[in-house]
RNA sequence: UUCGAUAAAGGCAAAUCCAGCCAAAGCUGGAGACGCAAAGCCACGGGUCCUCGCUUCCUCCGCGACGACAUCUGCGACGCCACGAAGGACCCAAGAUCGCCGGGCUGCCGACA
Numbered sequence: 001u002u003c004g005a006u007a008a009a010g011g012c013a014a015a016u017c018c019a020g021c022c023a024a025a026g027c028u029g030g031a032g033a034c035g036c037a038a039a040g041c042c043a044c045g046g047g048u049c050c051u052c053g054c055u056u057c058c059u060c061c062g063c064g065a066c067g068a069c070a071u072c073u074g075c076g077a078c079g080c081c082a083c084g085a086a087g088g089a090c091c092c093a094a095g096a097u098c099g100c101c102g103g104g105c106u107g108c109c110g111a112c113a
């Protein structure tokens, strides 16, 4: 140095619950331990998650500037960058995760080999 023990000293803390923050993912604190030898740190590459914003579009409702038709208020082919609402897909951008993988930086202990 590699490596990682039924070793020793210590460390971290998943799910869940409580409180707070956030649009959400998630984060912080407390309780709690499934696990972890880097489960210490860095979102750098990939993955995953999220959607306040944004692009294009779809569905449904609504509406009628417009006016095919009908003809005086119906109808809605059509349109909605004239107005409004809900849901969904995608792009971008932002965010989250280092306890998903890879990479970078740092680090406690010392049996066997």
Stems, first nucleotide, its partner, number of pairs: 002113001003110002011036002016031006034099001040105003044102003047097003051093001053092001056089004061084001062080003067075001069074001
Annotation
This is a predicted structure of a 113-nucleotide RNA (c-di-GMP-I-GGC riboswitch aptamer) from an uncultured Woeseiaceae bacterium. Its mean pLDDT, the model's own confidence on a scale to 100, is 76.